RNA sequence: CCCCGUAUAGCUCAAUGGAAAGAGCGGCCGACUUCUAAUCGGUAGGUUGUAGGUUCGAGUCCUACUGCGGGGA
Numbered sequence: 001c002c003c004c005g006u007a008u009a010g011c012u013c014a015a016u017g018g019a020a021a022g023a024g025c026g027g028c029c030g031a032c033u034u035c036u037a038a039u040c041g042g043u044a045g046g047u048u049g050u051a052g053g054u055u056c057g058a059g060u061c062c063u064a065c066u067g068c069g070g071g072g073a
Base pairs, nucleotide, nucleotide: 001072002071003070004069005068006067007066010025011024012023013022018056027043028042029041030040031039049065050064051063052062053061
């Protein structure tokens, strides 16, 4: 320098272009327990990397850039 993949909650990941973006773990509150752990119930937490574009409608499609990973020279 060229090509490919990827970016969503604190972490690991879902989500066919269509109602309010969900789950597990973790956090907080409670139940249980002598206490803790485990278990169970509840609850909070999101500018979907950034900026544009397409569309009635974008996490999803297109473009550029940025970060990360891989390959090539």